[in-house]
């Protein structure tokens, strides 16, 4: 340098054929204990790397960029 694949919530990933984003863990709060952990209920959560574009409408499609890993020269 070329090529691939990833970059979504504090973590770990989903997200179909373009229709206002979701799980689990985690916090936080109530139950239950004498108490604390389990357990069960409920709430907390997001500039979908970044910047443009198409488009009524974009996490998804097109272009540029950064940043991780493979691969190749």
């Nucleotide at each position: 340098g070329g090529g691939c694949g990833g970059g979504u919530a504090g973590c770990u990933c989903a997200g179909u054929c373009g229709g206002u984003a979701g799980a689990g863990c985690g916090u936080c709060c109530g139950c239950c204990u004498u108490a604390c952990a389990c357990g069960c209920g409920g709430a907390u959560g997001g500039u979908c790397g970044c910047a443009g574009g198409u488009u009524c409408g974009a996490g998804c499609c097109c272009u540029g960029u950064c940043c991780c890993g493979c691969c190749u020269a």